[in-house]
Context: one part of a larger RNA
RNA sequence: UGACGGGGGCCCGCACAAGCGGUGGAGCAUGUGGUUUAAUUCGAUGAUACGCGAGAAACCUUACCAGGGCUUGACAUAUAUAGGAAUAUUUAGAGAAAUUUAGAUAGUCGCUUGCGACCUAUAUACAGGUGUUGCAUGGCUGUCGUCAGCUCGUGCUGUGAAGUGUGAGAUUAAGUUCUUAAACGAGCGCAACCCCUACUGUCUGUUACUACCAAGUAAUGUUGAGGACUCAGAUGGGACUGCGGUGACAAACCGGAGGAAGGUGGGGACGACGUCAAGUCAUCAUGGCCCUUACGUCCUGGGUCACACACGUGCUACAAUGGCAUGUACAGAGCGAAGCGAUACCGCGAGGUGGAGCAAAACGCAAAAAGCAUGUCUCAGUACGGAUUGGAGUCUGCAACUCGACUCCAUGAAGUUGGAAUCGCUAGUAAUCGCAUAUCAGCAUGAUGCGGUGAAUACGUUCCCGGGCCUUGUACA
Numbered sequence: 001u002g003a004c005g006g007g008g009g010c011c012c013g014c015a016c017a018a019g020c021g022g023u024g025g026a027g028c029a030u031g032u033g034g035u036u037u038a039a040u041u042c043g044a045u046g047a048u049a050c051g052c053g054a055g056a057a058a059c060c061u062u063a064c065c066a067g068g069g070c071u072u073g074a075c076a077u078a079u080a081u082a083g084g085a086a087u088a089u090u091u092a093g094a095g096a097a098a099u100u101u102a103g104a105u106a107g108u109c110g111c112u113u114g115c116g117a118c119c120u121a122u123a124u125a126c127a128g129g130u131g132u133u134g135c136a137u138g139g140c141u142g143u144c145g146u147c148a149g150c151u152c153g154u155g156c157u158g159u160g161a162a163g164u165g166u167g168a169g170a171u172u173a174a175g176u177u178c179u180u181a182a183a184c185g186a187g188c189g190c191a192a193c194c195c196c197u198a199c200u201g202u203c204u205g206u207u208a209c210u211a212c213c214a215a216g217u218a219a220u221g222u223u224g225a226g227g228a229c230u231c232a233g234a235u236g237g238g239a240c241u242g243c244g245g246u247g248a249c250a251a252a253c254c255g256g257a258g259g260a261a262g263g264u265g266g267g268g269a270c271g272a273c274g275u276c277a278a279g280u281c282a283u284c285a286u287g288g289c290c291c292u293u294a295c296g297u298c299c300u301g302g303g304u305c306a307c308a309c310a311c312g313u314g315c316u317a318c319a320a321u322g323g324c325a326u327g328u329a330c331a332g333a334g335c336g337a338a339g340c341g342a343u344a345c346c347g348c349g350a351g352g353u354g355g356a357g358c359a360a361a362a363c364g365c366a367a368a369a370a371g372c373a374u375g376u377c378u379c380a381g382u383a384c385g386g387a388u389u390g391g392a393g394u395c396u397g398c399a400a401c402u403c404g405a406c407u408c409c410a411u412g413a414a415g416u417u418g419g420a421a422u423c424g425c426u427a428g429u430a431a432u433c434g435c436a437u438a439u440c441a442g443c444a445u446g447a448u449g450c451g452g453u454g455a456a457u458a459c460g461u462u463c464c465c466g467g468g469c470c471u472u473g474u475a476c477a
Base pairs, nucleotide, nucleotide: 001477002476003474004473005472007471008470009469010468011467012466013465015461016460019425020424021423022422023421026316027315028314029313030312031311032310033309034307035306042053043052064302065301066300067299068298069297070296073126077125078124079123080122081121082120083119084118088101091098108117109116110115111114128291129290131289132288133287137285138284139280140279141278142276144274149188150187151186152185153184154183155164156163157162167180168179169178170177194268195267196266197265199237200236201235202234203233204232205231209226210225213224214223215222240262243255244254245253246252318418322377323376324375325374326373327372328371334365335364336363339358340357344353345352346351384415389410390409391408392407393406394405395404431453432452433451434450435449436448437447
């Protein structure tokens, strides 16, 4: 100087407390461990692994296994030599591929008319490696932590390591700001500048809108028209402690007013010096080492989906604030051409036929759902719950056996609110309800977004956990 203390002081955080809803019990989904296996490819492992890499494992992917092939190679560049292919068809084979036949100006293009490009064979340099080392590395990332810290120059103090500045008193979300003091300044962080959102002026109005005027309809901005309103999008305004009190005449705090918004308005992006030899050589790049008729490469089939078990994360429930039936209302944000696909017809349904319109403020996906109204069920393992299983189908796709999603009929398991323990959340939040997108032929209870309905509680900081500053002790570095 740090680190540590079941030392002290001050302070903060869904850290506790106050509340609301969960997990832990059930069934299923998914990831992991373990076990099994020819293989169950590999990585990630307290917080900071475990719906993680994977934002889609039937083939492919694919790295694993079995079997069958190739060896200058599936891919790149270059040299030399010899050539001419390409393409189509047929046969056997699981296929990769091999062989044969046919046609043909022995190919095509460019020009400088014999050269280059292209293709094949041989030879040689080499290719190739998801092989190894993340403890050789770059890059990227997690974490402490959006915590308020981390440092430097000059000066001063100390023999020196160092200290001071960065301390003290206030204050703040903040090393934020003020006052003071041997310090004076500065840098990286904080904040602001950026984006979305909440109010509004001006301008511009089509595919959006419809108040006034007119036309028309069974009805509808449907039409003429309008530029008011909504909305869209460009550019501005607006919030800055301005006022009163408290305070040290400060920083600031408290209060009320005006205001769409009040003290950082709400959200996002943004992550200091560093820590964990943290993670990643399997995104990529890369040093060393290793393989080179194989640890490379091609193909078929299988596996990554196994299943006495254990754990994590979720979904669905155990019902009446509910289930079922009928009717009826209101979003936002997206996506669409090998696409979205109306109306219509067929089917109980998944869906099929058909094809209007739309590269979309125009057409479509599209039905929002919870809600509301009426009826029914009447506390039961039930008209709760839907696992499992049998049968029949639909769709995608060469192909749904291993191993897809969905529909219909039948079946109708566990489960009556969950031990010890443990998690999330402070407001348009939790809880609850649906919608869309990426990936994608098909496949979503996951992920990422979007809106609808919409709470309870916070006395407070004694205690648990984590963190910041000052101080103290130390046989630790």
Small-subunit ribosomal RNA, 3' major domain from an uncultured Spirochaetota bacterium, 477 nucleotides, folded computationally. The RNAcentral record of the full RNA draws on ENA.